[in-house]
Molecule: transfer RNA
Organism: bacterium
């Protein structure tokens, strides 16, 4: 250089083109407890960036970025 794969809350992981983008752990607040832990309830938190197709895009297409692999 060429080809391919991956990119979603702090972490891990779901999501037929039509979901309020869900779940687990972690975090915060409250309840409980003499206190801590555990338990229960609640809350906040995400689609790598740009463009295109479409009535509608995490999802399809193109470019870029980052990581990984194969190959000369």
């Nucleotide at each position: 250089g060429g080809c391919g794969c991956u990119g979603u809350c702090g972490u891990c992981u779901a999501a037929c083109g039509g979901u309020u983008a869900g779940g687990a752990c972690a975090a915060a607040u409250g309840c409980u407890u003499u206190u801590c832990a555990a338990g229960c309830a609640u809350u906040a938190a995400a689609u790598a960036g740009g463009g295109g197709u479409u009535c509608g895009a995490c999802u399809c297409c193109c470019c870029u970025c980052a990581g990984c692999g194969c190959u000369a």